[in-house]
RNA sequence: CGGGCCGUAGUAUACCGGCAGUACAUAUCCAUGGGGUGGAUAAAGACCGGGUUCAAUUCCCGGCGGCCCGA
Numbered sequence: 001c002g003g004g005c006c007g008u009a010g011u012a013u014a015c016c017g018g019c020a021g022u023a024c025a026u027a028u029c030c031a032u033g034g035g036g037u038g039g040a041u042a043a044a045g046a047c048c049g050g051g052u053u054c055a056a057u058u059c060c061c062g063g064c065g066g067c068c069c070g071a
Base pairs, nucleotide, nucleotide: 001070002069003068004067005066006065007064010024011023012022013021018054026042027041028040029039030038031037047063048062049061050060051059
């Protein structure tokens, strides 16, 4: 420098035009004499900008970041 893939709660990972789930972790409560463990509830998220669309996390363009390949 060229090409490809990826970017979603604190972490990991689904969904892929119409409400964003799950697990672990976190907080509160219950059970226990206490812990571990189990149960209930809650908080927390689509990298940024523009475009298309009635509607974009999803499609298109650009940027930023990460990984891989080539030179």